Transfer RNA from Selaginella moellendorffii, 72 nucleotides, folded computationally. The coordinates come from a structure-prediction model, not an experiment, and the mean pLDDT is 82. The source organism's lineage runs through Eukaryota, Streptophyta, Lycopodiopsida, Selaginelloideae and Selaginella.

């Protein structure tokens, strides 16, 4: 210095242009003599930043950042 991949909830990930979701975690309540289990409902999101495209963008362009991974 060249190339490609990844960035979404506290954590591990879904989402292929039309209202942002799952496991697990965390709070409440049922159960329980206390807890564990187990059900049950809550909350938690600037979709890494910018811009463009488009009625409409996590989603497509381009730019930059951070991580990774091959080449030299």
């Nucleotide at each position: 210095g060249g190339a490609g991949g990844u960035a979404u909830a506290g954590c591990u990930c879904a989402g292929u242009g039309g209202u942002a979701g799952a496991g697990c975690a965390a709070u409440u309540g049922a159960c329980u003599g206390c807890a564990g289990a187990u059900c049950a409902a809550u909350g938690g999101g600037u979709c890494u930043c910018u811009g463009g495209u488009u009625c409409g963008a996590a989603u497509c362009c381009g730019g930059a950042u951070a991580u990774c991974u091959c080449c030299u």
Rfam family: tRNA. Rfam links the family to the GO term triplet codon-amino acid adaptor activity. By type it is a transfer RNA.